[in-house]
RNA sequence: GCCGGCUUAGCUCAGUGGCAGAGCAACAGUUUUGUAAACUGUAGGUCGUCGGUUCGAAUCCGACAGCCGGCU
Numbered sequence: 001g002c003c004g005g006c007u008u009a010g011c012u013c014a015g016u017g018g019c020a021g022a023g024c025a026a027c028a029g030u031u032u033u034g035u036a037a038a039c040u041g042u043a044g045g046u047c048g049u050c051g052g053u054u055c056g057a058a059u060c061c062g063a064c065a066g067c068c069g070g071c072u
Stems, first nucleotide, its partner, number of pairs: 001071007010024004018055001026042005048064005
């Protein structure tokens, strides 16, 4: 230099055009002499950035950035 993949909650990931979700973690409560476990609930997100397409974009298209891999 060329090619490909990935980027969504604190972590691991789902979501392939129509209200952004799960598990774990955190916090609160129930239970316990207390802790853990269990159960119930709460909070937590500019969906990497900037544009474009569309009535409507995490999702489709382009550029850029970061990470990973391959080729030279």